[in-house]
A computed fold for a 329-nucleotide RNA from a Gammaproteobacteria bacterium, annotated as Bacterial RNase P class A.
RNA sequence: CGAGUUGAUCGGAUGGUUGCUGAUUUAUCAGAGGAAAGUCCGGACUUCAAAGAGCAAAGUGCCAGGUAAUACCUGGAGGGCGUGAGCUCAUGGAUAGUGCAACAGAAAAGAACCGCCCAAUUUGGGUAAGGGUGAAAAGGUGAGGUAAGAGCUCACCGCUUGGUUGGUAACAAUUGAGGCUAUGUAAACCCCACUUGAAGCAAGACCAAAUAGGAAUUCAAUACAAUUGCUCGUUGUGAAUUCGGGUAGGUCGCUAGAGCAAUAUGGUGACAUAUUGUCGAGAUAGAUAACCAUCAAGACAGAAUCCGGCUUAUAGAUCAACUCACUUU
Repeated sequence: CGAGUUGAUCGGAUGGUUGCUGAUUUAUCAGAGGAAAGUCCGGACUUCAAAGAGCAAAGUGCCAGGUAAUACCUGGAGGGCGUGAGCUCAUGGAUAGUGCAACAGAAAAGAACCGCCCAAUUUGGGUAAGGGUGAAAAGGUGAGGUAAGAGCUCACCGCUUGGUUGGUAACAAUUGAGGCUAUGUAAACCCCACUUGAAGCAAGACCAAAUAGGAAUUCAAUACAAUUGCUCGUUGUGAAUUCGGGUAGGUCGCUAGAGCAAUAUGGUGACAUAUUGUCGAGAUAGAUAACCAUCAAGACAGAAUCCGGCUUAUAGAUCAACUCACUUU
RNA backbone atom coordinates (compact mmCIF):
# COMPACT_ATOMS: atom_id res chain seq x y z
C1' C A 1 0.00 0.00 0.00
C1' G A 2 -3.70 -3.63 -1.89
C1' A A 3 -7.23 -7.65 -1.48
C1' G A 4 -10.16 -10.32 2.03
C1' U A 5 -12.61 -12.46 6.84
C1' U A 6 -15.21 -11.60 11.44
C1' G A 7 -17.57 -8.45 15.10
C1' A A 8 -19.95 -3.83 16.70
C1' U A 9 -22.43 1.29 16.55
C1' C A 10 -25.48 4.96 13.90
C1' G A 11 -29.12 5.01 10.20
C1' G A 12 -30.86 11.83 11.21
C1' A A 13 -29.45 16.04 15.08
C1' U A 14 -30.20 21.08 17.27
C1' G A 15 -33.30 25.71 17.74
C1' G A 16 -38.03 28.40 16.63
C1' U A 17 -43.56 28.85 14.90
C1' U A 18 -48.36 26.52 14.02
C1' G A 19 -51.05 21.62 14.48
C1' C A 20 -52.47 16.01 16.44
C1' U A 21 -52.65 11.92 20.63
C1' G A 22 -51.78 10.39 25.74
C1' A A 23 -50.39 11.38 30.92
C1' U A 24 -50.98 14.91 34.59
C1' U A 25 -47.93 18.63 38.24
C1' U A 26 -52.46 22.98 34.56
C1' A A 27 -48.00 23.97 33.16
C1' U A 28 -44.76 20.56 31.92
C1' C A 29 -43.40 15.74 29.96
C1' A A 30 -43.60 11.74 26.31
C1' G A 31 -44.91 10.08 21.25
C1' A A 32 -43.08 3.78 15.64
C1' G A 33 -38.06 -0.20 14.11
C1' G A 34 -33.19 -2.73 13.37
C1' A A 35 -35.89 -5.08 11.20
C1' A A 36 -42.16 -2.69 13.48
C1' A A 37 -41.77 -6.97 7.72
C1' G A 38 -42.67 -12.82 7.01
C1' U A 39 -46.55 -15.34 10.35
C1' C A 40 -41.65 -19.74 10.29
C1' C A 41 -40.79 -21.41 15.67
C1' G A 42 -40.95 -21.15 21.24
C1' G A 43 -43.57 -19.27 25.33
C1' A A 44 -46.29 -15.83 28.97
C1' C A 45 -51.54 -14.86 29.61
C1' U A 46 -57.13 -16.22 28.99
C1' U A 47 -61.03 -19.92 28.43
C1' C A 48 -62.58 -25.09 27.80
C1' A A 49 -61.95 -27.27 33.20
C1' A A 50 -62.36 -30.41 38.94
C1' A A 51 -58.90 -33.41 36.43
C1' G A 52 -56.59 -38.42 33.73
C1' A A 53 -54.81 -43.08 30.76
C1' G A 54 -53.98 -45.60 26.05
C1' C A 55 -53.80 -45.66 20.67
C1' A A 56 -53.36 -42.68 16.44
C1' A A 57 -51.13 -38.25 14.67
C1' A A 58 -47.33 -34.45 14.59
C1' G A 59 -42.35 -32.60 15.56
C1' U A 60 -37.02 -33.11 16.49
C1' G A 61 -32.51 -36.16 15.22
C1' C A 62 -23.83 -36.02 16.38
C1' C A 63 -22.18 -34.77 21.82
C1' A A 64 -22.24 -31.50 26.08
C1' G A 65 -24.00 -27.02 28.13
C1' G A 66 -27.35 -22.21 28.28
C1' U A 67 -32.47 -20.57 28.61
C1' A A 68 -39.10 -19.76 31.00
C1' A A 69 -38.87 -22.64 26.45
C1' U A 70 -37.51 -24.00 21.34
C1' A A 71 -36.30 -26.71 15.49
C1' C A 72 -32.95 -21.04 19.05
C1' C A 73 -27.86 -19.69 21.13
C1' U A 74 -22.66 -21.26 22.89
C1' G A 75 -18.69 -24.69 22.85
C1' G A 76 -16.80 -29.32 20.94
C1' A A 77 -16.54 -33.90 17.43
C1' G A 78 -17.08 -35.48 12.32
C1' G A 79 -17.97 -34.24 6.79
C1' G A 80 -17.45 -30.49 2.70
C1' C A 81 -15.25 -25.66 0.63
C1' G A 82 -11.10 -22.14 0.99
C1' U A 83 -3.53 -20.81 0.47
C1' G A 84 -5.52 -18.70 5.00
C1' A A 85 -8.31 -15.76 8.56
C1' G A 86 -12.88 -18.39 8.21
C1' C A 87 -17.70 -20.33 6.06
C1' U A 88 -21.21 -24.27 5.87
C1' C A 89 -23.97 -29.16 6.99
C1' A A 90 -31.85 -32.06 6.52
C1' U A 91 -24.88 -34.99 11.01
C1' G A 92 -29.34 -41.73 14.27
C1' G A 93 -30.22 -46.69 11.25
C1' A A 94 -29.35 -49.43 4.26
C1' U A 95 -26.82 -56.61 8.07
C1' A A 96 -35.36 -55.72 10.28
C1' G A 97 -38.45 -55.30 5.92
C1' U A 98 -40.75 -52.91 1.46
C1' G A 99 -40.12 -49.44 -2.64
C1' C A 100 -37.44 -46.45 -6.44
C1' A A 101 -33.02 -45.41 -9.87
C1' A A 102 -35.60 -42.34 -16.73
C1' C A 103 -32.38 -42.70 -21.00
C1' A A 104 -27.86 -45.03 -22.51
C1' G A 105 -25.72 -49.82 -21.97
C1' A A 106 -24.84 -56.84 -23.06
C1' A A 107 -26.61 -56.28 -18.18
C1' A A 108 -29.00 -51.97 -12.76
C1' A A 109 -28.60 -57.98 -10.78
C1' G A 110 -25.28 -62.42 -9.89
C1' A A 111 -25.10 -60.18 -15.96
C1' A A 112 -21.07 -60.86 -21.17
C1' C A 113 -21.26 -56.30 -26.64
C1' C A 114 -15.96 -55.72 -27.98
C1' G A 115 -11.73 -58.02 -25.91
C1' C A 116 -8.22 -62.27 -23.59
C1' C A 117 -7.19 -67.77 -23.25
C1' C A 118 -8.04 -73.20 -24.64
C1' A A 119 -9.86 -76.84 -28.13
C1' A A 120 -10.51 -76.16 -32.95
C1' U A 121 -12.35 -73.57 -37.59
C1' U A 122 -19.53 -75.50 -37.94
C1' U A 123 -18.79 -74.03 -33.13
C1' G A 124 -17.97 -75.14 -27.87
C1' G A 125 -15.72 -74.05 -23.05
C1' G A 126 -13.30 -70.56 -19.41
C1' U A 127 -13.03 -65.30 -17.86
C1' A A 128 -14.63 -60.49 -15.56
C1' A A 129 -8.19 -57.92 -15.33
C1' G A 130 -8.64 -54.17 -20.24
C1' G A 131 -12.31 -51.10 -23.57
C1' G A 132 -17.33 -48.95 -24.15
C1' U A 133 -22.43 -46.98 -21.80
C1' G A 134 -23.87 -44.55 -17.41
C1' A A 135 -24.67 -40.61 -11.48
C1' A A 136 -23.53 -45.62 -10.09
C1' A A 137 -21.20 -52.05 -13.15
C1' A A 138 -18.68 -57.86 -8.31
C1' G A 139 -13.91 -52.05 -2.85
C1' G A 140 -8.89 -49.20 -4.46
C1' U A 141 -3.22 -49.27 -5.55
C1' G A 142 1.01 -52.49 -6.20
C1' A A 143 3.29 -57.35 -6.42
C1' G A 144 2.90 -62.66 -6.95
C1' G A 145 0.21 -66.45 -9.30
C1' U A 146 -2.60 -68.33 -13.75
C1' A A 147 -3.85 -71.30 -20.23
C1' A A 148 -5.87 -66.25 -19.72
C1' G A 149 -7.75 -63.87 -15.27
C1' A A 150 -10.20 -62.87 -10.50
C1' G A 151 -9.16 -61.10 -2.67
C1' C A 152 -7.03 -66.55 -5.85
C1' U A 153 -2.68 -65.06 -2.24
C1' C A 154 0.18 -61.13 0.11
C1' A A 155 1.36 -55.73 1.62
C1' C A 156 -0.89 -50.94 2.39
C1' C A 157 -5.59 -48.31 2.43
C1' G A 158 -11.02 -48.76 2.90
C1' C A 159 -15.12 -51.70 5.66
C1' U A 160 -16.90 -54.81 10.08
C1' U A 161 -15.47 -56.06 14.94
C1' G A 162 -12.61 -57.14 19.99
C1' G A 163 -8.91 -55.04 23.52
C1' U A 164 -5.94 -50.84 25.63
C1' U A 165 -5.20 -45.46 26.36
C1' G A 166 -7.23 -40.22 26.41
C1' G A 167 -11.96 -37.63 26.78
C1' U A 168 -18.41 -36.48 30.77
C1' A A 169 -19.54 -37.71 25.62
C1' A A 170 -19.76 -37.43 20.30
C1' C A 171 -14.99 -39.35 18.95
C1' A A 172 -9.38 -39.89 18.38
C1' A A 173 -4.81 -42.84 18.70
C1' U A 174 -2.85 -47.74 18.89
C1' U A 175 -3.11 -53.04 18.51
C1' G A 176 -5.39 -57.97 17.17
C1' A A 177 -9.09 -60.85 14.24
C1' G A 178 -12.23 -61.27 9.94
C1' G A 179 -15.24 -62.35 5.63
C1' C A 180 -13.91 -59.19 1.55
C1' U A 181 -20.80 -58.00 3.47
C1' A A 182 -23.27 -56.05 -4.91
C1' U A 183 -24.09 -49.27 -5.66
C1' G A 184 -27.10 -45.13 -4.27
C1' U A 185 -31.57 -43.29 -2.00
C1' A A 186 -34.74 -42.79 4.52
C1' A A 187 -35.49 -34.16 2.06
C1' A A 188 -39.12 -42.48 -0.02
C1' C A 189 -42.40 -45.77 3.30
C1' C A 190 -40.24 -47.61 7.63
C1' C A 191 -37.21 -48.82 12.40
C1' C A 192 -35.00 -46.52 16.89
C1' A A 193 -34.62 -42.49 20.72
C1' C A 194 -36.85 -38.12 22.82
C1' U A 195 -40.87 -34.42 23.06
C1' U A 196 -46.06 -32.74 22.42
C1' G A 197 -53.92 -31.09 25.25
C1' A A 198 -56.96 -27.57 22.09
C1' A A 199 -58.33 -22.67 20.70
C1' G A 200 -56.76 -17.81 20.69
C1' C A 201 -56.84 -10.49 22.88
C1' A A 202 -62.12 -10.50 17.31
C1' A A 203 -58.93 -14.84 23.95
C1' G A 204 -61.90 -13.40 27.91
C1' A A 205 -64.32 -10.46 32.34
C1' C A 206 -67.87 -6.74 33.95
C1' C A 207 -71.82 -2.84 33.50
C1' A A 208 -76.04 -0.61 31.10
C1' A A 209 -80.15 -0.80 27.64
C1' A A 210 -83.82 -3.22 24.56
C1' U A 211 -86.90 -7.35 22.94
C1' A A 212 -91.09 -12.08 22.23
C1' G A 213 -90.15 -15.68 29.79
C1' G A 214 -91.20 -16.57 20.96
C1' A A 215 -92.30 -20.95 17.79
C1' A A 216 -91.13 -25.76 15.47
C1' U A 217 -88.29 -30.58 14.73
C1' U A 218 -84.97 -34.74 16.53
C1' C A 219 -82.77 -37.70 20.53
C1' A A 220 -83.67 -38.49 25.68
C1' A A 221 -80.83 -41.59 31.36
C1' U A 222 -78.92 -48.57 28.11
C1' A A 223 -79.53 -41.06 26.26
C1' C A 224 -77.30 -36.39 25.15
C1' A A 225 -73.42 -32.67 25.80
C1' A A 226 -68.10 -31.21 27.16
C1' U A 227 -63.06 -32.87 27.19
C1' U A 228 -57.93 -32.02 19.35
C1' G A 229 -59.35 -37.48 16.17
C1' C A 230 -60.76 -42.62 18.45
C1' U A 231 -61.45 -45.78 22.98
C1' C A 232 -61.79 -46.02 28.30
C1' G A 233 -62.56 -42.92 32.37
C1' U A 234 -64.52 -38.31 34.63
C1' U A 235 -68.13 -34.28 35.06
C1' G A 236 -73.05 -32.11 34.02
C1' U A 237 -78.57 -32.63 33.24
C1' G A 238 -81.32 -31.60 29.27
C1' A A 239 -78.68 -31.30 24.40
C1' A A 240 -78.59 -30.22 19.11
C1' U A 241 -80.79 -27.93 14.62
C1' U A 242 -84.12 -24.44 11.96
C1' C A 243 -87.32 -19.98 11.59
C1' G A 244 -88.46 -15.20 13.68
C1' G A 245 -87.55 -10.67 16.97
C1' G A 246 -84.25 -7.09 19.89
C1' U A 247 -79.36 -4.91 20.92
C1' A A 248 -74.63 -4.14 18.60
C1' G A 249 -73.25 1.17 23.74
C1' G A 250 -69.44 1.59 27.55
C1' U A 251 -65.33 -0.02 30.96
C1' C A 252 -61.40 -3.46 31.84
C1' G A 253 -57.92 -6.66 29.44
C1' C A 254 -53.77 -2.24 27.54
C1' U A 255 -48.42 -2.10 29.01
C1' A A 256 -43.53 -1.90 35.42
C1' G A 257 -41.78 -6.52 32.38
C1' A A 258 -38.61 -14.09 32.01
C1' G A 259 -37.66 -5.15 31.22
C1' C A 260 -33.30 -1.95 30.10
C1' A A 261 -28.33 0.23 31.38
C1' A A 262 -23.65 0.45 34.24
C1' U A 263 -20.18 -1.94 37.56
C1' A A 264 -18.11 -6.28 40.15
C1' U A 265 -17.48 -11.68 40.56
C1' G A 266 -17.59 -16.74 38.16
C1' G A 267 -17.26 -19.14 33.30
C1' U A 268 -13.39 -20.57 26.86
C1' G A 269 -18.44 -18.99 25.79
C1' A A 270 -23.74 -18.61 25.51
C1' C A 271 -24.93 -16.86 30.30
C1' A A 272 -25.59 -16.65 35.80
C1' U A 273 -25.36 -13.99 40.61
C1' A A 274 -25.05 -9.35 43.38
C1' U A 275 -25.23 -3.91 43.82
C1' U A 276 -26.76 0.77 41.87
C1' G A 277 -29.70 3.54 38.58
C1' U A 278 -33.91 4.02 35.30
C1' C A 279 -39.42 3.91 33.12
C1' G A 280 -39.10 4.90 26.82
C1' A A 281 -46.81 4.81 22.23
C1' G A 282 -51.23 2.46 24.23
C1' A A 283 -54.51 4.30 19.32
C1' U A 284 -59.82 2.22 18.27
C1' A A 285 -62.37 4.99 10.62
C1' G A 286 -57.05 4.23 14.09
C1' A A 287 -52.37 9.85 16.78
C1' U A 288 -46.40 12.09 15.79
C1' A A 289 -47.60 16.62 10.35
C1' A A 290 -46.19 21.44 7.90
C1' C A 291 -42.69 25.74 7.50
C1' C A 292 -37.79 28.31 8.52
C1' A A 293 -32.22 28.18 9.77
C1' U A 294 -27.44 25.20 10.31
C1' C A 295 -24.96 20.44 9.45
C1' A A 296 -22.58 14.92 6.88
C1' A A 297 -25.39 10.28 4.10
C1' G A 298 -31.30 9.51 3.85
C1' A A 299 -31.66 3.23 1.90
C1' C A 300 -35.24 -0.77 3.62
C1' A A 301 -39.48 1.02 5.55
C1' G A 302 -44.94 2.48 10.22
C1' A A 303 -46.83 -0.54 16.59
C1' A A 304 -52.52 -2.83 17.65
C1' U A 305 -51.91 -8.44 23.91
C1' C A 306 -46.75 -8.96 25.13
C1' C A 307 -41.87 -11.24 25.12
C1' G A 308 -37.51 -14.54 23.25
C1' G A 309 -35.56 -16.22 18.45
C1' C A 310 -34.95 -17.32 13.12
C1' U A 311 -35.43 -15.66 7.98
C1' U A 312 -35.77 -11.77 4.33
C1' A A 313 -34.89 -6.26 2.58
C1' U A 314 -31.29 -2.40 3.44
C1' A A 315 -28.28 3.99 0.20
C1' G A 316 -24.49 5.19 3.32
C1' A A 317 -21.19 6.83 7.65
C1' U A 318 -17.72 5.11 11.66
C1' C A 319 -14.55 1.76 14.65
C1' A A 320 -11.73 -2.72 16.15
C1' A A 321 -9.23 -7.39 15.51
C1' C A 322 -7.36 -11.19 12.25
C1' U A 323 -5.54 -13.48 7.23
C1' C A 324 -2.98 -13.42 2.42
C1' A A 325 0.20 -11.22 -1.44
C1' C A 326 3.95 -7.39 -2.83
C1' U A 327 7.78 -3.72 -1.53
C1' U A 328 11.29 -1.57 2.04
C1' U A 329 14.18 -1.88 6.62
Rfam family: Bacterial RNase P class A. It is annotated as a ribozyme.
Taxonomically the source falls in Gammaproteobacteria (Bacteria, Pseudomonadati, Pseudomonadota).
The gene name in the source record is rnpB.